[in-house]
Context: one part of a larger RNA
Molecule: small-subunit ribosomal RNA, central domain
Organism: Martelella mangrovi
């Protein structure tokens, strides 16, 4: 390199559009690039390899003749496949169109209670807070209950569910604009329009960073109490970035299903969301699409398991592994404001 492989052993980009590539339905027709057949030419010679022979006593070696050089150029057919090209033609793929449906899909503005702290007032007294026990803390300058009211910020109990939505990261009070996708239905319409997709390109949890705003609650760092041989922790009082908003960055996570997209095939029961059909005891059974799930047969796995939502049987296309450390590092490149990120080695050593 073939090649084997990528759920847990090393391997699936975080997730999507998307160029260039590769890869593509059904029939008829055509042309002859691949292919496939016959002729030509060449492939310098020699060697060498391969076959048949000779000669060194035999081999090794050496010498004669043949084939051979797998390729490339040309010509002259054959169409079955794939292509390229044309052409014409279809619907099952893909997608439009009409009618339904469900949804914490987004974005924006608006508004509600509960609780938590805060202050102001009203009652009322000596403790209150925390703990395994205390002790820092807080209270007679009236605390901690309690009862009214302001204020101010985050977050939505219950409904709450291996439901639901979205490509993933994510998404949950309510109500309003604006929006993005999906699935059933009919099967009218187009007529392969398609899959995958190096680069690119755009979104991406929380931490961080930048400017400005906010700032109850929580709480890295700090600080004080304990606990301990010690305790730079685990607890217990405080407590500052931080968490919220706006607008720009950053580019990572056990970004996980540790399972890359599509698309066909291959026993079934039990739930559950969301359509439609058919029956009818009006609330259930059948059944058919399309999500989520437990369970299992064939098959598969090294085993655990997975199992029509595959890790099965297959196709195409992308990514990515190749013994442990060294190291996801060092040195360069690209980005970054920076923190760093991505790209990615050696030596040496088991």
């Nucleotide at each position: 390199c073939u090649g084997g492989g990528c759920g847990u052993a090393a391997a699936g980009c975080g997730c999507a559009c998307g160029u260039a590539g590769g890869c593509g339905g059904a029939c008829a027709u055509u042309u002859a690039a691949g292919u496939c057949a016959g002729g030509g030419g060449u492939g310098a010679a020699a060697a060498u390899c391969c076959c048949g022979g000779a000669g060194c006593u035999c081999a090794a070696c050496u010498c004669c003749g043949g084939a051979a050089c797998u390729g490339c150029c040309u010509u002259u057919g054959a169409u079955a496949c794939u292509g390229g090209g044309g052409u014409g033609u279809c619907u099952u793929g893909a997608g439009u169109a009409u009618g339904g449906a469900a949804g914490a899909g987004g974005u924006a503005a608006g508004u509600g209670g509960a609780a938590u702290u805060g202050c102001g007032a009203g009652u009322g007294u000596a403790g209150a807070g925390g703990u395994g026990a205390a002790a820092u803390u807080c209270g007679u300058a009236g605390a901690u209950a309690u009862u009214c009211g302001c204020a101010g910020g985050a977050a939505c109990a219950c409904c709450a569910g291996u439901g639901g939505c979205g490509a993933a990261g994510g998404c949950g009070g309510c109500u309003u604009a604006c929006u993005g996708g999906u699935c059933c239905a009919u099967u009218a319409c187009u007529g392969a329009c398609g899959c995958u997709g190096a680069g690119g390109u755009g979104c991406g949890a929380a931490a961080g960073c930048g400017u400005g705003g906010g700032g109850a609650g929580c709480a890295a760092a700090c600080a004080g109490g304990a606990u301990u041989a010690g305790a730079u922790a685990c607890c217990c009082u405080g407590g500052u970035a931080g968490u919220c908003c706006a607008c720009g960055c950053c580019g990572u996570a056990a970004a996980c299903g540790a399972u890359g997209a599509u698309a066909g095939c291959u026993a079934g029961c039990c739930g559950u969301c969301g359509g439609g059909c058919a029956g009818u005891a009006u609330a259930c059974u059948g059944u058919u699409c399309g999500g989520u799930g437990g369970c299992g047969c064939a098959g598969u796995u090294a085993a655990c398991g997975c199992a029509u939502u595959a890790a099965g049987c297959u196709a195409u296309c992308c990514g990515c592994c190749u013994g442990g450390g060294g190291a996801g590092u060092a040195c360069g490149g690209u980005c970054g404001c920076a923190a760093g990120a991505u790209u990615a080695a050696a030596a040496c050593u088991c």